[in-house]
A computed fold for a 73-nucleotide RNA from a Candidatus Omnitrophota bacterium, annotated as transfer RNA. The RNAcentral record of the sequence draws on ENA. It matches the Rfam family "tRNA". The family's RNA type in Rfam is transfer RNA. NCBI's taxonomy places the organism under Bacteria, Pseudomonadati, Candidatus Omnitrophota.
């Protein structure tokens, strides 16, 4: 130099062919318990790396670019 793969919630990751963005954990309420852990209930959190394009619509597809890992030379 080239190729390939990833980026989504605080962390880890999901969203089958473009059609209201989700889970586990984490955090905050509550129940229980002398407390406290565990447990069992509830809740809130996202400009989806970034900047154009496509398209009634874009996390999903198309270009540039940032980062991170692989591989080749």
């Nucleotide at each position: 130099g080239g190729g390939c793969c990833g980026c989504u919630a605080g962390c880890u990751c999901a969203u089958c062919a473009g059609g209201c963005a989700g889970a586990g954990c984490a955090a905050g309420g509550g129940c229980c318990u002398u407390u406290u852990a565990a447990g069992c209930c509830c809740u809130g959190g996202g400009u989806g790396c970034u900047g154009g394009g496509u398209u009634c619509g874009a996390g999903u597809c198309c270009c540039a670019g940032g980062c991170g890992g692989c591989c080749c030379a």